[in-house]
RNA sequence: CGAGUUCCACAGGUGAUCGCGCUUCGUGUGCCAACGCUUCCGCUUCGGCGGUCGCCGAGGCCGCGCGGUGAGGAAAGUCCGAACUCCAUAGGGCAGGACGCCGGGUAAUCCCCGGGGGGCGUGAGUCCACGGAAAGUGGAACAGAGAGAAGACCGCCAACGGGCGGCGCGGUAAAACGCGCCGCUGCGGGCAAGGGUGAAACGGUGGGGUAAGAGCCCACCAGCAGUGAUGGCAACAUCAUUGGCUCGCCAAACCCCGUCCGGAGCAAGACCGCAUAGAGGGGGAGGGGUGUGUCCCGCCCCGUUAUCACCCCAGGGUCGGUCGCAACGAGGCGAUGAGAGAUCAUCGCCCCAGACAAAUGAUCACCACGGAGCAAUCCGACAAAAUUCGGCUUACGGGGGACUCGGGAU
Numbered sequence: 001c002g003a004g005u006u007c008c009a010c011a012g013g014u015g016a017u018c019g020c021g022c023u024u025c026g027u028g029u030g031c032c033a034a035c036g037c038u039u040c041c042g043c044u045u046c047g048g049c050g051g052u053c054g055c056c057g058a059g060g061c062c063g064c065g066c067g068g069u070g071a072g073g074a075a076a077g078u079c080c081g082a083a084c085u086c087c088a089u090a091g092g093g094c095a096g097g098a099c100g101c102c103g104g105g106u107a108a109u110c111c112c113c114g115g116g117g118g119g120c121g122u123g124a125g126u127c128c129a130c131g132g133a134a135a136g137u138g139g140a141a142c143a144g145a146g147a148g149a150a151g152a153c154c155g156c157c158a159a160c161g162g163g164c165g166g167c168g169c170g171g172u173a174a175a176a177c178g179c180g181c182c183g184c185u186g187c188g189g190g191c192a193a194g195g196g197u198g199a200a201a202c203g204g205u206g207g208g209g210u211a212a213g214a215g216c217c218c219a220c221c222a223g224c225a226g227u228g229a230u231g232g233c234a235a236c237a238u239c240a241u242u243g244g245c246u247c248g249c250c251a252a253a254c255c256c257c258g259u260c261c262g263g264a265g266c267a268a269g270a271c272c273g274c275a276u277a278g279a280g281g282g283g284g285a286g287g288g289g290u291g292u293g294u295c296c297c298g299c300c301c302c303g304u305u306a307u308c309a310c311c312c313c314a315g316g317g318u319c320g321g322u323c324g325c326a327a328c329g330a331g332g333c334g335a336u337g338a339g340a341g342a343u344c345a346u347c348g349c350c351c352c353a354g355a356c357a358a359a360u361g362a363u364c365a366c367c368a369c370g371g372a373g374c375a376a377u378c379c380g381a382c383a384a385a386a387u388u389c390g391g392c393u394u395a396c397g398g399g400g401g402a403c404u405c406g407g408g409a410u
Base pairs, nucleotide, nucleotide: 001406002405003404004403005402006401007400008399010397012367013366014365015364016363017362018361020070021069022068023067025065026064027063028062030061031060032059036055037054040051041050042049043048072382076393077392079391080390081389082388083387084265085264086263087262091296092295093294094293095292096261097260098259099258100257101115102114103113104112105111116130117128118127119126120125131256132255136254137253138250139249153195154194155191156190157189160188161187162185163184164183165182166181167180168179169178170177203221204220205219206218207217208216222246224243225242226241227240228239229238230237231236269323270322271321272320280313281312282311283310286302287301288300289299290298331350332349333348334347335346336345337344338343369380370379371378372377
């Protein structure tokens, strides 16, 4: 100097003017008004109740003023986990779903930290929903004989049986025939070591053995399984020993094994108010719920001759307001301590949007950072809250630290 890996914070600042949402406090010859007191009338079960005139007035609305505060690190995706809210509550069978190395963290998670194992990378590093393929079933184009306990295309083998030929012996009148030896012959047979095909061919190297071969046997090695020792909480690692000689890949294929499993969601839910038209008609003795689904069982609620369970048809009204939400939270910031780390503990300080068709803005001046340019000057990312929080994923601007590799110089 170049190329890369990883971590951290920022996401402009200051001032002025005007404007917007929420909010503490103050204020007003403004408006409304609970409770209380009280005039009058009516009713009374003699406690009081209803209406009415007036006074007081917490409080609310509106206006004004000084203050406070107001969109992210992803607010996005809606992929997860929870808090919170509503649904009363057991058991058993069958099915379904989720999860799947070990230890730790957390409210919890498919998250985070660390470790083990495996893959990728020269490396710094990075990725993995990572139990089981020897319980079973299934899948993998083409080529190839054959693709998982498969297989003979080219080949190798004359030991065994057969065939052909020759020689010798026996036998015969001569033959036939029998025995033996030699040669040829891959016909029966044997082989899977060599070659070929393929991404991959049922361990590797060497030796023995064999007719030729093969873990057939042996030595060493790799793998698998068992046992033991050492280290570690563990996953595992290392070593030793025994064995059979050794059957690849895919389970985010079906499956097997083990563990676990309420649902719905702030448009949850709670309250208030307004208004209409309700004995509209029909069926009807059962109906509904039970927390993954379904069945059984147990239990609970409503209803049972119909105004009120439940089902069907027709019709009418309201779709307004308040709370949830003054958002106090698994909250933010700082310090100290413990820990390898995630994180935890203690102490101190702080309150940091709450809209509801949806506010959080506009203008001007100066400055800062980065880039282009001689300069003037120009450009500067992704993008907006709606119950809240913790993650993951995706989009993206410049800045800083550490580390790795390559080149060069000293």
Predicted 3D model of a 410-nucleotide RNA (Bacterial RNase P class A) from a Candidatus Eiseniibacteriota bacterium.
Its Rfam family is "Bacterial RNase P class A". The family's RNA type in Rfam is ribozyme. Its family is annotated with dimeric ribonuclease P complex, tRNA processing and ribonuclease P activity in the Gene Ontology.
Model confidence (mean pLDDT): 78 of 100.